[in-house]
RNA sequence: AAGAGAUAAGGGCAAACUUGAUGAAAGUCAAGGACGCAAAGCUAGAGGGGCUACUCGAUUUUGUCGAAUGCCAGCCAGUUUCCGCU
Numbered sequence: 001a002a003g004a005g006a007u008a009a010g011g012g013c014a015a016a017c018u019u020g021a022u023g024a025a026a027g028u029c030a031a032g033g034a035c036g037c038a039a040a041g042c043u044a045g046a047g048g049g050g051c052u053a054c055u056c057g058a059u060u061u062u063g064u065c066g067a068a069u070g071c072c073a074g075c076c077a078g079u080u081u082c083c084g085c086u
Stems, first nucleotide, its partner, number of pairs: 002086002005083001012037002017032006035074001041079003047076002049072003055067005
């Protein structure tokens, strides 16, 4: 430097769910909690994908459809990286 994560050590993160806060919603934050994760670290100001629709537009108008400027990194992707092993 590269490769793969068999084993081990020190550790790390924390799904669902519950409570509280926040938000129009998606979601986010805090506490509890562990399904899992070797990048479940970071990047959503410029790769794809997904969620939501306060608002705006269309419409056959108690409705329906479309549209991020709002979100998701625990969907893929990009990028950096602990440990031991080869």